[in-house]
Molecule: Bacterial RNase P class A
Organism: Paracoccus cavernae
């Protein structure tokens, strides 16, 4: 200088008039003044909570969902933050990462053979004769097929080969060392079996009610609905003169089931309480909050000390012009500079704490390649 990895910040200034939500405050009730007023993703609604209501008898057992290296962080999370394995690499990135010696299942095509495997070509060996082929019979080292061929290289060894036998590599195994642990080591013994796929179906281990602010509370007109009491009236059986009582049926209470336990006819009328939507008020914004400094911790994050209040609308305000410099783009001009355009993605709707998505341009840090100077 040219490329390139990986982290954060920032994403339009200032000022004037007008205007629209919400608050204060003053007031001669006409108005005036004064302070607030969108984001880093407010987005998608994908996960985890705050909060509400509703549901919820008890025990086994069994479905369903959801997570899935290991240690920390948190209110929790599947998020973060550090490690570990693997797999790619220059920085550095990805990681759908329990278990395939419980079970069942499946491995397309191609190939001779695909999971207690198999011989298509070859390669050795005996026999035949037509001397370069048949047959038999040995091998799996070499070729080929595949996404994988039943451990890998190399020496011996052998008719030709083979973990047949041996170094080294893998792998397996019980201690031994290090680590909190995943894991990771060098030695030892084992000649080697336990091919893959759990994102097929399973096995563990832990977590799991439901619906969402149009929730949910109060105020409140009239229907419908619900709710208490009465009265008619009420499945089978045995008791009883009756009121009634007993047991059995059948319904009802945990997503399904078994015990066990509780409740329990259907209906129809009558009086009373009561009352959903619309509308109003509340829920609404001090809160796992923000800034600054300090400690503690590789960090993620907590702890302590100050300081600050920062939208709260409800069919939905947060917009408009002007002006003045600043980027950016196109044009012109040897240049100074001029004209002319012009501001990324988008936007609250109870509230957090992630993740994804989207984003024009600035700015800052660490790192790596490669060229050239000294």
């Nucleotide at each position: 200088g040219c490329g390139g990895a990986u982290g954060g910040c920032u994403g339009g200034a200032u000022g004037a008039c007008c205007g629209c939500g919400g608050g204060g405050g003053c007031c001669u009730c006409g108005g005036c003044c004064c302070g607030c007023g969108a984001g880093g993703a407010a987005a998608g609604u994908c996960c985890g909570g705050a909060c509400u209501c509703c549901a919820u008898g008890a025990a086994g057992a069994c479905a369903c969902g959801g997570u899935g290296c290991c240690g920390g962080g948190u209110a929790a999370c599947g998020c973060c933050c550090g490690g570990c394995g693997g797999g790619g690499a220059a920085a550095c990135c990805c990681u759908a990462g329990g278990g395939a010696a419980a079970g069942c299942g499946c491995c397309a095509c191609a190939g001779a053979g695909a999971a207690c495997a198999g011989a298509c070509c070859g390669c050795c060996c005996a026999u035949g004769c037509u001397u370069g082929c048949a047959u038999g019979g040995g091998u799996a080292a070499g070729g080929g097929u595949g996404a994988a061929a039943c451990g890998g290289u190399g020496g011996g060894g052998u008719a030709a080969g083979a973990g047949c036998c041996c170094a080294c590599c893998g792998c397996g195994g019980g201690a031994c060392g290090g680590g909190u642990a995943a894991c990771c080591g060098a030695a030892c013994c084992g000649g080697c079996a336990a091919g893959g796929c759990a994102a097929g179906c399973c096995c563990c281990a832990c977590c799991g009610g439901g619906a969402g602010c149009a929730a949910u509370g109060c105020c409140g007109a009239a229907u419908a609905g619900g709710g208490a009491u009465c009265u008619u009236g009420c499945g089978c059986g045995g008791g009883g003169c009756a009121a009634c009582c007993c047991g059995c049926a059948g319904g009802g209470c945990c997503g399904u089931c078994u015990u066990c336990g509780c409740c329990u006819g259907a209906a129809a009328g009558a009086u009373c309480c009561g009352g959903g939507u619309u509308g109003g008020c509340a829920g609404c914004u001090u809160g796992a909050g923000c800034c600054c400094g300090u400690c503690a911790g590789u960090a993620a994050u907590g702890g302590c000390g100050g300081g600050c209040c920062u939208a709260g609308a409800g069919g939905a305000a947060u917009g408009g012009u002007c002006a003045u410099a600043c980027a950016g783009a196109g044009g012109g001009g040897c240049a100074a500079c001029c004209c002319u355009u012009g501001g990324a993605c988008a936007a609250a709707a109870u509230c957090c704490g992630g993740c994804u998505u989207a984003c024009a341009g600035g700015c800052c840090g660490u790192c790596c390649g490669c060229g050239c100077g000294u």